[in-house]
Context: one part of a larger RNA
RNA sequence: UUGGGCGUAAAGCGCGCGCAGGCGGUUUUGUAAGUCUGAUGUAUAAGCUCGAGGCUCAACUUCGGGAGGCAUCGGAAACUGCAAGACUUGAGUACAGGAGAGGAAAGUGGAAUUCCACGUGUAGCGGUGAAAUGCGUAGAGAUGUGGAGGAACACCAGUGGCGAAGGCGACUUUCUGGCCUGAAACUGACGCUGAGGCGCGAAAGCGUGGGGAGCAAACAGGAUUAGAUACCCUGGUAGUCCACGCUGUAAACGAUGAAUGCUAGGUGUUAGGGGCUUCCAAGCCCUUGGUGCCGAAGUUAACACAGUAAGCAUUCCGCCUGGGGAGUACGCUCGCAAGAGUGAAACUC
Repeated sequence: UUGGGCGUAAAGCGCGCGCAGGCGGUUUUGUAAGUCUGAUGUAUAAGCUCGAGGCUCAACUUCGGGAGGCAUCGGAAACUGCAAGACUUGAGUACAGGAGAGGAAAGUGGAAUUCCACGUGUAGCGGUGAAAUGCGUAGAGAUGUGGAGGAACACCAGUGGCGAAGGCGACUUUCUGGCCUGAAACUGACGCUGAGGCGCGAAAGCGUGGGGAGCAAACAGGAUUAGAUACCCUGGUAGUCCACGCUGUAAACGAUGAAUGCUAGGUGUUAGGGGCUUCCAAGCCCUUGGUGCCGAAGUUAACACAGUAAGCAUUCCGCCUGGGGAGUACGCUCGCAAGAGUGAAACUC
């Protein structure tokens, strides 16, 4: 191991692609492996079951019948499988349109911070709850001009958009992925899921080489305090940035796996389409995809969820099984390391 579950009680892999496997639309014909049915044969007994009987009953036990296994032969053809054929609604292709911070590379721009040079100018600046450390008469702070360099892109900006997730926000160009709508030309089930496997994967961290404005672990100093290895302040190095490689984890969250169908309404918003009305603009109605809110039935322990389900069903995968010990030990795999993955037990309550 059954059963019952997985939003918050234990439990959905961070996300995708996909081999095997599991499951799979409508219809015709055939087949007869599964399935159903009949017969025959065969198989110690006990057990199971039905009917009688024996221990006072029962358990137990005796006798008789039956079911059940296997094999062979015959039959049925609804469902599943298999073979052949057909179909178009699932899926895909082509066509006509559409929106978008989807990805990669190159180039460009303005605001601001800092620094440098020069001009003006003089005694403070900075910082705090209050201060001090710090900076400044070797001319700071303020202000003007010019220059350097790095990083991030105000307003637009919106429960707005795009992406499988992580995530993506100045502008232009090049290359490139996906999605939506319309119509219905083509293919004709080509589909769904997916153990292993492969790939992507914030931040921090690691390796090599660059870069370094601001910010800032560590660190130093000043405060606070009984102390203050902190909170506050002044500084400040890794890092943050770029290229290439590694790491592979997060409250990687909607704490909700993927796919398909069905089940009252109402109201925003976003990308399209159709109709009515209209000079245009605007408006009204219908419809498809996304994204929010409210809410019926139903569900739920409650909170709440409610066509973006946690409702009603089907398919496939993952996971849970009292708390601590413990995501630890050991072993194995991966990694430069940090560590990651897999993952117990004794003992104890």

This is a predicted structure of a 349-nucleotide part of an RNA (small-subunit ribosomal RNA, central domain) from an uncultured bacterium. Its Rfam family is "Bacterial small subunit ribosomal RNA".